[in-house]
RNA sequence: GGGUCCGUGGCCCAGUCCGGAUAGGGUGCUGGCCUCCGAAGCCAGAGUUCGUGGGAUCGAAGCCCAUCGGACCCG
Numbered sequence: 001g002g003g004u005c006c007g008u009g010g011c012c013c014a015g016u017c018c019g020g021a022u023a024g025g026g027u028g029c030u031g032g033c034c035u036c037c038g039a040a041g042c043c044a045g046a047g048u049u050c051g052u053g054g055g056a057u058c059g060a061a062g063c064c065c066a067u068c069g070g071a072c073c074c075g
Base pairs, nucleotide, nucleotide: 001074002073003072004071005070006069007068010027011026012025013024020058029045030044031043032042033041051067052066053065054064055063
C1' cells in the first nucleotide's frame, strides 16, 4: 500500500439480509415494594447524536461515499 470483518447506554450483545418512525435484551445504576437490616425476588425509572462527516430518500443503526479506531490476511 491492497483486501475482509468489527465499532450500538457504564459493560456485553441483538437488530443491518428485506429502510418505516417509541433503537430491544442481559448486566450495572437510581427509587419503591418486601425484610429487624441486608441479599434474593418483584415493580418503576434514568441513561444511546448506533465511531465521525457527507450524500441519496418522504423516512437511515441498516443503502452509497469519505474518514477514524481495532482484529486478521496479502504484498